[in-house]
Molecule: c-di-GMP-I riboswitch aptamer
Organism: Betaproteobacteria bacterium
RNA sequence: UAAUGACAAAGGCAUACCCAUCGUGAGGUGGGGACGCAAAGCUACCAGUCUUUAAAACACAAAGACAGUGGAGCCGCCAAG
Repeated sequence: UAAUGACAAAGGCAUACCCAUCGUGAGGUGGGGACGCAAAGCUACCAGUCUUUAAAACACAAAGACAGUGGAGCCGCCAAG
């Protein structure tokens, strides 16, 4: 340094739910709160799920959301073996 990730250490993030607020909506932001997370740090590139246009059957398309759905890319604490 890389892989790996412990009956290690120092820390970090924050599910559901509640309050406020923004949005047609999925959902976002702030506060509270912790189910959990070795990338639960960042990125909407690919797939997937969800929302709107949107109405008739399936489906397709466009725009958007989800990074705690998976893949991929970039950065990163510590160090037992």